c-di-GMP-I riboswitch aptamer from Desulfuromonas sp. AOP6, 84 nucleotides, folded computationally. Its Rfam family is "c-di-GMP-I riboswitch aptamer". Rfam describes the family as follows. GEMM was predicted in a large-scale screen for bacterial structured RNA regulatory elements. Its family is annotated with cyclic-di-GMP binding in the Gene Ontology.
[in-house]
RNA sequence: CUCCGAAAAAGGUAAACCCAUCGCGAGGUGGGGACACAAAGUCACAGAUCCACUUCGGGUGAAGGGGAUGGCUGGGCUGUUCGG
Numbered sequence: 001c002u003c004c005g006a007a008a009a010a011g012g013u014a015a016a017c018c019c020a021u022c023g024c025g026a027g028g029u030g031g032g033g034a035c036a037c038a039a040a041g042u043c044a045c046a047g048a049u050c051c052a053c054u055u056c057g058g059g060u061g062a063a064g065g066g067g068a069u070g071g072c073u074g075g076g077c078u079g080u081u082c083g084g
Base pairs, nucleotide, nucleotide: 003084004083005082006081012037013036017032018031019030020029021028022027035071041077042076043075045074046073047072048069049068050067051066053064054063055062056061
């Protein structure tokens, strides 16, 4: 330096839910709170899911561009300790 593993130590993050707030909404932010996480640090490139709008359609639905989700998956970049 690279790959694999995760028992211990030092730590870290923070699900659901509640309060406040922003947003048409999905959802975000702050506080509380801990289900979990060896990248649950970071990045919307690809897929997937979700939201609203437009068009087609009798309906089921389909298509289009836009938005959201990194704790849905893949991938990029970065990183602690110990062991192999």